[in-house]
RNA sequence: GCACCGUUCGUCUAGGGGUUAGGACACCGCCCUUUCAAGGCGGUAACACGGGUUCAAUUCCCGUACGGUGUACCA
Numbered sequence: 001g002c003a004c005c006g007u008u009c010g011u012c013u014a015g016g017g018g019u020u021a022g023g024a025c026a027c028c029g030c031c032c033u034u035u036c037a038a039g040g041c042g043g044u045a046a047c048a049c050g051g052g053u054u055c056a057a058u059u060c061c062c063g064u065a066c067g068g069u070g071u072a073c074c075a
Base pairs, nucleotide, nucleotide: 001071002070003069004068005067006066007065010025011024012023013022018055027043028042029041030040031039048064049063050062051061052060
């Protein structure tokens, strides 16, 4: 350089045209406890960026960025 794959809350991850974008851990508050931990209840928090298609895009397509894998060159 080329090809393919990936990018979702702080972290890990589910989902995949019309959802309030779900779960676990973490964080915050309350309950419980003599206290702490554990446990219970609740809360905050996310679709990498730009464009296209569409009545409607996080989801499909293209490009860009970043990451991964493979491959070529390395005189």
A computed fold for a 75-nucleotide RNA from a Bradyrhizobiaceae bacterium, annotated as transfer RNA. Its Rfam family is "tRNA". It is annotated as a transfer RNA. Its family is annotated with triplet codon-amino acid adaptor activity in the Gene Ontology. The prediction has a mean pLDDT of 82. The sequence was found in a public genome assembly. Taxonomically the source falls in Nitrobacteraceae (Bacteria, Pseudomonadati, Pseudomonadota, Hyphomicrobiales).